Small-subunit ribosomal RNA from an uncultured bacterium, 1401 nucleotides, folded computationally.
The RNAcentral record of the sequence draws on ENA, Greengenes and SILVA.
[in-house]
RNA sequence: AGAGUUUGAUCCUGGCUCAGGAUGAACGCUGGCGGCGUGCUUAACACAUGCAAGUCGAACGGAGUUUUAGUAAUUGAUUGAUUUAGCUUGCUAUUGAGAGAUUUUGCUAAAACUUAGUGGCGGACGGGUGAGUAACGCGUGGGUAACCUGCCGUAUACAGGGGGACAACAGUUGGAAACGACUGCUAAUACCGCAUAAGCGCACGGUACCGCAUGGUACAGUGUGAAAAACUCCGGUGGUAUACGAUGGACCCGCGUCUGAUUAGCUGGUUGGUGAGGUAACGGCCCACCAAGGCGACGAUCAGUAGCCGGCCUGAGAGGGUGAACGGCCACAUUGGGACUGAGACACGGCCCAAACUCCUACGGGAGGCAGCAGUGGGGAAUAUUGGGCAAUGGGCGAAAGCCUGACCCAGCGACGCCGCGUGAGGGAAGACGGUCUUCGGAUUGUAAACCUCUUUCAGCAGGGAAGAAAAUGACGGUACCUGCAGAAGAAGCCACGGCUAACUACGUGCCAGCAGCCGCGGUAAUACGUAGGUGGCAAGCGUUAUCCGGAAUUACUGGGUGUAAAGGGUGUGUAGGCGGGACUGCAAGUCAGAUGUGAAAAUUACGGGCUCAACCCGUAACCUGCGUCUGAAACUGUGGUUCUUGAGAGUGGGAGAGGUAGAUGGAAUUCCCGGUGUAGCGGUGAAAUGCGUAGAUAUCGGGAGGAACACCAGUGGCGAAGGCGAUCUACUGGACCACAACUGACGCUGAGACACGAAAGCGUGGGGAGCAAACAGGAUUAGAUACCCUGGUAGUCCACGCCGUAAACGAUGAGUACUAGGUGUAGGAGAUAUCGACCCCUUCUGUGCCGGAGUUAACACAAUAAGUACUCCACCUGGGAAGUACGAUCGCAAGAUUGAAACUCAAAGGAAUUGACGGGGGCCCGCACAAGCAGUGGAGUAUGUGGUUUAAUUCGAAGCAACGCGAAGAACCUUACCAGGACUUGACAUCCUUGGAACCUUGUAGAGAUACGAGGGUGCCUUCGGGAAUCAAGAGACAGGUGGUGCAUGGUUGUCGUCAGCUCGUGUCGUGAGAUGUUGGGUUAAGUCCCGCAACGAGCGCAACCCCUGUUGCCAGUUGCUAACAUUAAGUUGAGCACUCUGGCGAGACUGCCGGCGAUAAGUCGGAGGAAGGUGGGGACGACGUCAAAUCAUCAUGCCCCUUAUGUCCUGGGCUACACACGUACUACAAUGGCUGAUAACAAAGGGAAGCUAAGCCGCGAGGUGGAGCAAAUCCCCAAAAACAGUCUCAGUUCAGAUUGCAGGCUGAAACUCGCGUGCAUGAAGGCGGAAUUGCUAGUAAUCGCGGAUCAGAAUGCCGCGGUGAAUACGUUCCCGGGCCUUGUACAAAGCGCCCGUCA
Repeated sequence: AGAGUUUGAUCCUGGCUCAGGAUGAACGCUGGCGGCGUGCUUAACACAUGCAAGUCGAACGGAGUUUUAGUAAUUGAUUGAUUUAGCUUGCUAUUGAGAGAUUUUGCUAAAACUUAGUGGCGGACGGGUGAGUAACGCGUGGGUAACCUGCCGUAUACAGGGGGACAACAGUUGGAAACGACUGCUAAUACCGCAUAAGCGCACGGUACCGCAUGGUACAGUGUGAAAAACUCCGGUGGUAUACGAUGGACCCGCGUCUGAUUAGCUGGUUGGUGAGGUAACGGCCCACCAAGGCGACGAUCAGUAGCCGGCCUGAGAGGGUGAACGGCCACAUUGGGACUGAGACACGGCCCAAACUCCUACGGGAGGCAGCAGUGGGGAAUAUUGGGCAAUGGGCGAAAGCCUGACCCAGCGACGCCGCGUGAGGGAAGACGGUCUUCGGAUUGUAAACCUCUUUCAGCAGGGAAGAAAAUGACGGUACCUGCAGAAGAAGCCACGGCUAACUACGUGCCAGCAGCCGCGGUAAUACGUAGGUGGCAAGCGUUAUCCGGAAUUACUGGGUGUAAAGGGUGUGUAGGCGGGACUGCAAGUCAGAUGUGAAAAUUACGGGCUCAACCCGUAACCUGCGUCUGAAACUGUGGUUCUUGAGAGUGGGAGAGGUAGAUGGAAUUCCCGGUGUAGCGGUGAAAUGCGUAGAUAUCGGGAGGAACACCAGUGGCGAAGGCGAUCUACUGGACCACAACUGACGCUGAGACACGAAAGCGUGGGGAGCAAACAGGAUUAGAUACCCUGGUAGUCCACGCCGUAAACGAUGAGUACUAGGUGUAGGAGAUAUCGACCCCUUCUGUGCCGGAGUUAACACAAUAAGUACUCCACCUGGGAAGUACGAUCGCAAGAUUGAAACUCAAAGGAAUUGACGGGGGCCCGCACAAGCAGUGGAGUAUGUGGUUUAAUUCGAAGCAACGCGAAGAACCUUACCAGGACUUGACAUCCUUGGAACCUUGUAGAGAUACGAGGGUGCCUUCGGGAAUCAAGAGACAGGUGGUGCAUGGUUGUCGUCAGCUCGUGUCGUGAGAUGUUGGGUUAAGUCCCGCAACGAGCGCAACCCCUGUUGCCAGUUGCUAACAUUAAGUUGAGCACUCUGGCGAGACUGCCGGCGAUAAGUCGGAGGAAGGUGGGGACGACGUCAAAUCAUCAUGCCCCUUAUGUCCUGGGCUACACACGUACUACAAUGGCUGAUAACAAAGGGAAGCUAAGCCGCGAGGUGGAGCAAAUCCCCAAAAACAGUCUCAGUUCAGAUUGCAGGCUGAAACUCGCGUGCAUGAAGGCGGAAUUGCUAGUAAUCGCGGAUCAGAAUGCCGCGGUGAAUACGUUCCCGGGCCUUGUACAAAGCGCCCGUCA
C1' cells in the first nucleotide's frame, strides 16, 4: 500500500466482499512448563449455610472466675492423752480428749481476668452493583460578600457548685415465640438547672476603608444569649468556649455532553415581586398576596436509548467505536415512601409505614432482605474455592497490650489474554523399508529415520534454602533460587492448498453427496466435494462465530458530488440567517504573541533501572493539543465614528416589443337553416363497409344564424420570472434596453420557513356549444382486436367566478459577481465618418444562435449565454428492487398532492464509448437469387435410401441447407458388427518361459458344424555336439482380445459458409482505454484487381499467375500408328516411306501489345484491326483467418472408463431383404419429335483384360453352350456404338406402357427356399403430362442418345467417366434467397432460434 466482483472487451460511477488490528469472549479439534494479569457482558432473578463492624473495664454500676489474706463452718492423713477386757504381768484387743497436714463451703478485703447492661467512639469509611438518570449527573474552568466540617494541628481562656432519674439487677406477671408490662433499688465522662465568660452569637444606630452588585472588613458603644467531666502511676490522658489551619463536604454559574420534527408548540408554583416560614446556606425550597409572565426552529415539549470521565480499541491523522479490569465522580441497596440519631445519612449487613415474595406459628402473631466474600438454584453460548492468613499494606476502637477486618495479602480452578521456554543438537546415502505418484525409466517423503557422537533447559527424584520484617511476628512455603542424579529420555497440533492468498497430485463421487468470505465449484478424466500422499502457514495453540475500527475519499472538516451515472426546488417576491465596495480613525470581541494557574494519579511516548530475558514493575522527562487570568500587537474579520462613488437606486431624453387586463370591431373558413338550379349518387379506404341520398343528397348560386380560431406577414425573430403570449383598434398597466451625469451614498447578493404565480387534464356553480373529440355505438382489420383505419358521437375544449398545484414544468444545466483567444450570423439602441440626408464600413452597450482554442470532462461533449478559473448563498444525492409504496400528519369538495419509511430480497443496477451481430433502417454491389426461357420433381408403377411399425434380431452410424442411390466401389454363406442354439477359456491373433515332438501328409467314426475320439505315413536343416532356427502340441502366468462407452477428452480426415474477397501483422500516429488508422474516400475490377487521394508507410495469408487437360502452329522422333507417290494383297496384308493423320517431347502464340472514343493525361472501359484464339479463350486441380463443442472412437490411431469361463473367440441356422403407412433420390412411362419392323448401313471417345478379355467356327428362338486362334496389349479381345434412315401403325388404355403372375429353360456359386441375375412363351396392373409447392441449367451448356470402368464368383435404374446429336432465353435488379462494403439504431454478445413483459402452474 491494495485486491476480487457488472462487460465480448473498455473507461467511469457505484455497491457488495476480502487481506490488518482488537476482545471480560464463546464454540470445534488439540494440549508440556512457568511468570504476570484476568474471569456472570444474561435474571438490579430468588437465595440454604458460614463469615464480611466492632471496640473501649484507663467512663459506670453490677455479675462471674481465679489467687492471696482474714474469718466461720467442714473434711480429717497422722499423732495419740484417756477408758475398758483378757491374761503369759507386760503383751494383745478396745475406747478416744487434745493437736493437726489436708479437703470443701460461706462471708469480708485486696489483686488479676471475663463481660450482659449504661456510656463513649466507630457502624456515613472500606466492599458491591449500574437499575434509575439526557441531569449542573458528569467533564472542564470559575464563584460563595450565601455555607458547614467529628477525629487532627496551632493559639487563647476555662472547668465552680448542685440536683433528679433510667437500664442492668430483684420481684411479680403476659406471650407458643419474637418480645414485653408493672413494682422496687442503683452508678457514671449518661441527663438537667444555677454561677462565671472574652476578641463568641443576635439586635440597634455610628466612623473609616474596601468591593462587580446585594454588600464586606475593622473599631468603639448599648441591650441581650449560650459552657464544661473527670481519671491519674502526677508524666499525662480526656472535657468546654473561641479563632485560625488542614481535611472532607454543600450550593451557584460559563462551556461541552446520543437519536428522532412521521414529537411544534410547552408551562399554573408556572415566571417575577413583597412579606413570613424553613435550611449549614442562597433560592417558589414552602406559604399568603400581587403582577402576567417564562421557554421554544441556536429545536422547547414529548418519545427512545444511556451511568459520566481519566482512559481503552482502531486510525497517517482528523475521526469512529467503547466505558470490563485499575483510578475519580454520581446513583442504588427486594419495590415505593418517610423521617430519627448524628460532625456527617434521609443510612447495603439502623428504624418506621406500605407492597410483593419467602420462612416460623399454638393462627392470636412474628421473622427476613448476598448489587459484601465464598456458595446454591435459575437464566444463558458463557464466567472460578462454601480455601489460608491478618506475616505485609490499610482501616475501626483502645493509653496500651490487643481485638476486629471475605478491605487486603496469598493459594486453588480456567490456554481467557499477554510474555518466555521446551518437545533435542551435530554427523549420517545403501538416498534403506514402508507410503504416494509414475511416461515404469524413475520421482518424492528425505538427512527425515535407522545408526554414531554429544547435551540435559523444562518436567522427575534427592539435598541445601532466602528476601519480603530496621526489635518480635511469614499465610504464601520447604515456595523462589542453588547443587547433585538418571536418561533422548515424559512433552505437537490445528488450519489451509481454484483466484483474491503462501501452498498439487492420486483415488472415490457424478448438479448426487457436499463446499462457499466474494467470484463461484460438483451433470464420469473435479488442483474448489470426501479420503490419502505431498506442500504452505501459524504453533501450545490453531480454526470458526460474534462485535468494533480500518481498508471506505462509501457522509468527503482534513477529503466527494448534482447536463447524460443517485442528485438543481416549476418560477418569482421576500423574512430570519449567512456573506458583502474604496479611504481615514477609535476600541480590542474574534485573531496572534509572551507570562502564569490549572489540566489528579495510573495509562501513552522517550530515556534509564529491577525481576536470568520478556510480559510485568519502578524512577525521571515529555505529553495532556483544553480552560482560566494578566500583559502586549492592531494587518485581517468584527464594532463605533467621519468620508467617497465605481455596486445599487432615483432622475431627464429616446426608440423596440405576440408582456398583462378590459372593451370594441373585422374578414376568410367549417357547420346548420331557408330558397333557387340540378340528378343519382355522395362519402370514405390499402381495399371496403357502416353512414348520407329519389321524402332530392353530394355539387352550385343567393340570403340568414351561431360559435370558435385568427392564413399570408413568420424569422434557431420579439416579449415575459417561469407557465406562457400571435387578427385590428382603444383605454389602463408591468418590465427590460440605450444615451446623459447636475441626485442618494453600500441603501447590496442569496434566501430555510412564508407569500404569490403556475401548461394540460380534472372538480364546483352558472352560461355557451360551430368545429374537434376521451367515454360510447356501429363498420372494417385480425387467430382474437376491449387498438391502430372508417362513420357517428357525449363530457370536455370556449366565457365568468372559485378550487386543484402537478408535467420529459428540460438547456434533464439554481441565483449573483469578477476574470479568461478568436470567427461568423441575427434583433434593439447609441456613437463616429461624410458639407447635409440615406446606404456601406468601423466602434460600443444589451439580447439571441452557430463554429472553435486554452481549460474542464469517464467519455459524449461544454467552451464569454461554461459543464473553464475563483468567491458567496440556497436546494438536493449516498447501491438496485420493495417505493415515491405503507403508516402518521398537513392541504384538497373529490381526484389526489406534499412530507415519506421498514421488513424482505439481489450482487449487481447504471453512464459513456468500442468491436461485432442483428433490423419487416438507409446507400452501393454481386450470384441461375429473381426475372426471361428449357427440361423436370410433386400424381402412376418399379428400384433404392430413410422414418415409423413389427420382430428373437430386423447390427451400427449419418439428421435443415451441409442426413435420406449417404458410410456401402456391390448383405444368399462369408462379409456381419445383430438374434437363437451349440461349443472354447492364455484363448482365433502377438511376445516371453518350461516340457515334448520336425513340420507336414493321407484317412476312419460320431455330430448341423465347431469339435471329439482314432488309424497310417513321415523323422528334415545348422552345430563349436552344449545346443540353436523355424514349426506343432501340452502346461503355468504375465497378458491377449473387445465394431463395448465417451467425436462434449483427442490426433488424423472430411463437410459447410465459399472460389465468397476477404483475414491479419510490424513500425508510426490518434485515443486514459477497449480500440482506431492502414483496410475508409473518388473511380475501376471477377477480385482488398488496379489507379488517384489520404497519418500513414510497408508486409504476410488469400485473389491472380506458376501446374494439368483442351483449342492453332513449328521443330524433333516414327512402332504396334499413318499411306500422298511406287510395288503388292481379299485386307496398310506386305515391301517401302514418315509428306499427311496420329502419337509425345521441346517450343511459339494473347500482352489491352496496336488504332479510335470515353475517362483525371490514371487505372480502366467501349468499339475496331489483325489473329486458330481477345480482354481470366474453355475446363480442372488448388479452399485465407475462422464459424458450426458440424461429422467420424464402426477406416485408422489414441487418453480415460468398462467386460475378462465374457461385452472375447469358433460354429450352424436365421436376420440386416419384414410392411398398414409417410418422406427423399432415381429409372420407366403416359406415346406419332412416338412404337414396331427392316437393311449393306455409316461415324466415336474413353477405358478394361491372365483364377482375365476371349476371336473365328459350330449348336440353341434366346439367355447361353461348345470351341479355342490371339493378347500382359497404339499390335489381340471386350467392340455391336445408339440416336440417324426407310416402311408400317393413326390417337385407342392402343402395335403405347410395361408392373404383376404362370410355365419352361440358362448362368454364377459347396449352396439361389427365406434372398441373385439373364432368357423364351404366356399374362398385360397403374398410368392420358400430374394440386399446393418445388429443383437444375446461360453454350458445345440444358435436353437427348448410347459406350466404358471400379466394386465383383454372381448380382446396378446407383456411382465415376466417355463421346454423338444439340437448343431457347437474359428487358432488367423493384421484389424472394444468400453474400460483400460503407453508414445508422440497439436494453442483443449463447449475438433475433437474442433479449424481455404480463398471467397461470
Annotation:
Its mean pLDDT, the model's own confidence on a scale to 100, is 85.